[in-house]
Context: one part of a larger RNA
Molecule: small-subunit ribosomal RNA, central domain
Organism: metagenome
RNA sequence: CUGGGCGUAAAGCGCACGCAGGCGGUUUGUUAAGUUGGAUGUGAAAGCUCCUGGCUCAACUGGGAGAGGCCAUUCAAAACUGGCAGACUUGAGAUUGACAGAGGAUAGUGGAAUUCCCGGUGUAGUGGUGAAAUGCGUAGAUACCGGGAGGAACACCAGUGGCGAAAGCGGCUAUCUGGGUCAUAUCUGACGCUCAUGUGCGAAAGCCAGGGGAGAGAACGGGAUUAGAAACCCCGGUAUUCCUGGCCGUAAACGAUGUCAACUAGGUGUAGGGGGUAACCAGCCCCUCUGUACUGCAGCUAACGCGUUAAGUUGACCGCCUGGGGACUACGGCCGCAAGGCUAAAACUC
Numbered sequence: 001c002u003g004g005g006c007g008u009a010a011a012g013c014g015c016a017c018g019c020a021g022g023c024g025g026u027u028u029g030u031u032a033a034g035u036u037g038g039a040u041g042u043g044a045a046a047g048c049u050c051c052u053g054g055c056u057c058a059a060c061u062g063g064g065a066g067a068g069g070c071c072a073u074u075c076a077a078a079a080c081u082g083g084c085a086g087a088c089u090u091g092a093g094a095u096u097g098a099c100a101g102a103g104g105a106u107a108g109u110g111g112a113a114u115u116c117c118c119g120g121u122g123u124a125g126u127g128g129u130g131a132a133a134u135g136c137g138u139a140g141a142u143a144c145c146g147g148g149a150g151g152a153a154c155a156c157c158a159g160u161g162g163c164g165a166a167a168g169c170g171g172c173u174a175u176c177u178g179g180g181u182c183a184u185a186u187c188u189g190a191c192g193c194u195c196a197u198g199u200g201c202g203a204a205a206g207c208c209a210g211g212g213g214a215g216a217g218a219a220c221g222g223g224a225u226u227a228g229a230a231a232c233c234c235c236g237g238u239a240u241u242c243c244u245g246g247c248c249g250u251a252a253a254c255g256a257u258g259u260c261a262a263c264u265a266g267g268u269g270u271a272g273g274g275g276g277u278a279a280c281c282a283g284c285c286c287c288u289c290u291g292u293a294c295u296g297c298a299g300c301u302a303a304c305g306c307g308u309u310a311a312g313u314u315g316a317c318c319g320c321c322u323g324g325g326g327a328c329u330a331c332g333g334c335c336g337c338a339a340g341g342c343u344a345a346a347a348c349u350c
Base pairs, nucleotide, nucleotide: 004321005320006319007304008303012318014201015200016199017198021194022193023192025088026087027086028085029084030083031082033081034080035077036076037075038074039073040072041071042069048066049064050063051062053060091191092188093187094186095185096183097182098181099180103177104176105175106174107173108172109171110154115149116148117147118146119145120144121143125136126135162169163168206247207246208245209244210243211242215241216240220236221235222234223233258317259316260315261314262313263312266295267294268293269292270291271290272289273288274287275286276285299306300305323350324349325348332343333342334341335340
């Protein structure tokens, strides 16, 4: 390089936006860059091919013809691709009217519970475990009642329910704000798809600065257990967990399944719309669009399984893999305050 692959065997970037690049709907005219055909030129010799010599062959010798091209010039063709000009509406987008939603940001606010503080009642235990002990308690605990402080999380509703590109999002209210779905026409008229480099977002933990600190709780201390116990269990408990601003940029960041489009049996749910039926409403039934879950034909698959939400049948574009270990490493480079991240070998070995 070619080929074959990427759910679980090696392999889909964590997710998105997007320049260059690649690819691109229907139709008319034109052009002739790609494309196709002809002609001319050229494509040294050797080699390839045919004949001959050589001779047992071969090497080798001589001769002829053809072939060999991202080649040049020129003539022609106009289907396809491209260019230019025009038109179209099915792709894409916009408008209008509805609808659902833990989508995001900010501000405010509510009740339950834990802890702590104050007051009251009250007296000897309480707490914890497999059993205990450390701990707390006569300086009055635990329990019960009243009052107060503060932080964090939002029971029921709650659902293989919803929303979001992913990470993720759950009390209530307001303001600002993104996306989606459906319906009806109208409008723009290919404005599209994908995307190396790049840019942004990105759980938890961690870092810097300033706040905050109820509960939980790495580290650490103590009590147990045990042969030991640097653990599991218990009593404490700092960082952290929370907020603001700034870093970090990683996860089994998983559907271990890239994005977009088209096509290909059914059945059962569920969520949000629309239509029909229903005098109205509700309900039932039927149709339809969008999402989501199960089952399953064909087909695919090494099997497991997937199966209109494909891992089926195809197309466009990107990413990635190429035996195990060494090695999510070294060196170098880039990024970071650091921790470290990204890129990424070889010797050697099986």